RNA sequence: UACCGGUUAGCUCAGUCGGUAGAGCAUGAGACUCUUAAUCUCAGGGUCGUGGGUUCGAGCCCCACAGCUGUUU
Numbered sequence: 001u002a003c004c005g006g007u008u009a010g011c012u013c014a015g016u017c018g019g020u021a022g023a024g025c026a027u028g029a030g031a032c033u034c035u036u037a038a039u040c041u042c043a044g045g046g047u048c049g050u051g052g053g054u055u056c057g058a059g060c061c062c063c064a065c066a067g068c069u070g071u072u073u
Stems, first nucleotide, its partner, number of pairs: 002071002005068001007066001010025004019056001027043005049065005
């Protein structure tokens, strides 16, 4: 320099044909237990990297940019 992949909750990641975004772990509360741990139940937590475009409607499609990773010169 060129190109591939990916950017979604605190972390690791799903998200089907475009139709109002989820799991596990973690965190908090409760139950259980003499206590802790474990187990069970519930809850909180998201400008979906940024800015535009298309569309009645975008996490998803298009464009630019940012930063990460890998390959190549």
Molecule: transfer RNA
Organism: Labrus bergylta